[in-house]
A computed fold for a 331-nucleotide part of an RNA from a metagenome, annotated as large-subunit ribosomal RNA, domain IV. Its mean pLDDT, the model's own confidence on a scale to 100, is 88. Rfam family: Bacterial large subunit ribosomal RNA.
Context: one part of a larger RNA
C1' cells in the first nucleotide's frame, strides 16, 4: 500500500452520471390500513403494540390466554429473516431471448381482424417423382398476414401499385395456314461466254385462324399506401368564425400533443427546490403524433427506465482505529 470483513464522535447524500455499494427492514401474534380498481384487488398497504423466566388461575396434565411478580443495556437476547411511500413513460399479465459484453420498451401471450383452403383441401417437405406431414383432422377445422388483455374507438382517399371480378373491344406466342418467292435440273436455246426453265427435292414465307396476360371497365384499406398552397377579412390592437384562388385520388376526423417523436429549446406559464438543461400538470408555434407499422385511457403486474420523499447509513464532510490474508523489509 492492496483484498476481504468489523467499529466509529459531530452531521446524514452535502458523494454521485445515478444512493452504485453499504446501511437500515426483516420472525409471530394482536390493532389498524388510504387513493384508485377490471369488485378480485391494492395489502404484509402505511402505522403502532406484545414477545424471557418464576408463582397462581382457566385449560385436556397439551396449546395457549389471565392476573401478580422478577432479571438484564438488550427477552424472535445467536442464526435464518420484506426497506416503505408519492409521481409518470413503456409493456396489460404470468412467460421467451442476444450459451460467454444488452433480460429490455424487444419476441410471444390470450383477444380482434383480413385472407386462402370443400378434402387427391390450401399450405409444407421431395428429383416438375412416389411418398410424407397437413390429419387418421373436414370450416366452431387447417394454412397465412397485421395487430396485442381490457375500456372507448378505428375517420377520408381506388388516382398509383397490389389482389378480386368482368368480358364487348385493342394487343398477343407457339401451332395451324400457305399468296408469292430463292435454290437445284431433265430439257430447251445460243458458235461460244451464258440464259430461260417443268416435275421432284429443299429454303424463305404474306394475308388469315390463334390462349392466358397486357391495355381496359368495375370493386376492394384491420391490402402496399397516401392524408396541400397562397392572399384577403371583425368598431384600439391581435386573432380570423367568413370569403377569394390554385392544386389534388383525398386534402389529417376523434383524441392524444415541447412527447421513448420539438430542430429552433434550458420554448412560456404553474408546481416541486433556497437554488431544478432532469421531472410533474398545462398552453399549442405538432421542424418532422395520429387512428389495428394501431389511436387514446387504463386496475394488476415489472431484477423494466424516470422524478421525488420517509427512514437509514463511513456514500460523503474526513479521516481513524482493529482482525484475517497478501504485498514490503529482515534473518
Nucleotide at each position: 500500500c492492496c483484498c476481504u470483513c468489523g467499529u466509529u464522535c459531530a452531521g446524514g447524500a452535502a458523494c454521485u452520471c445515478g444512493g452504485c455499494a453499504a446501511a437500515a427492514u426483516g420472525u409471530a401474534c394482536c390493532c389498524g390500513u388510504a387513493a384508485c380498481u377490471u369488485c378480485g384487488g391494492g395489502a404484509g398497504a402505511a402505522g403502532g403494540g406484545u414477545a424471557g423466566c418464576c408463582u397462581a388461575g382457566u385449560g385436556a396434565u397439551g396449546a395457549a390466554c389471565u392476573a401478580g411478580g422478577u432479571c438484564g443495556c438488550a427477552g424472535u437476547g445467536a442464526a435464518a429473516u420484506g426497506u416503505c411511500u408519492c409521481a409518470g413513460g413503456c409493456g396489460a399479465c404470468u412467460g421467451u431471448u442476444u450459451a460467454a459484453c444488452a433480460a429490455a420498451a424487444a419476441c410471444a401471450c390470450a383477444g380482434g381482424u383480413c385472407u386462402c383452403c370443400g378434402c387427391a383441401a390450401a399450405g409444407u417437405u421431395g428429383u416438375a417423382a412416389a411418398g410424407a406431414c397437413g390429419a387418421c383432422g373436414u370450416a366452431u377445422g387447417g394454412g397465412g398476414g397485421c395487430u396485442g388483455a381490457c375500456g372507448c374507438c378505428u375517420g377520408c382517399c381506388c388516382a398509383a401499385u397490389g389482389c378480386u371480378g368482368g368480358a364487348a373491344g385493342g394487343u398477343u406466342a407457339a401451332g395451324a395456314g400457305g399468296a408469292g418467292u430463292g435454290g437445284u435440273u431433265a430439257g430447251g436455246a445460243g458458235c461460244a461466254a451464258u440464259c430461260c426453265g417443268a416435275a421432284g427435292c429443299u429454303g424463305c414465307g404474306a394475308a388469315u385462324c390463334g390462349a392466358a396476360g397486357c391495355c381496359c371497365c368495375a370493386g376492394u384499406g384491420a391490402a402496399u399506401g397516401g392524408c396541400g398552397g397562397c392572399c384577403g377579412u371583425a368598431a384600439c390592437g391581435a386573432u380570423a368564425a367568413c370569403g377569394g384562388u390554385c392544386c389534388u385520388a383525398a386534402g389529417g376526423u376523434a383524441g392524444c400533443g415541447a412527447a421513448a417523436u420539438u430542430c429552433c429549446u434550458u420554448g412560456u406559464c404553474g408546481g416541486g427546490u433556497a437554488a431544478g438543461u432532469u421531472c410533474c400538470g398545462a398552453c399549442c408555434u405538432g421542424c418532422a403524433c395520429g387512428a389495428a407499422u394501431g389511436g387514446c385511457g387504463u386496475a394488476a403486474c415489472g431484477a423494466u427506465c424516470u422524478g421525488a420523499g420517509a427512514g437509514c447509513u463511513g456514500u460523503c464532510u474526513u479521516a481513524a482505529c482493529g482482525a484475517g490474508g497478501g504485498a514490503c523489509a529482515c534473518a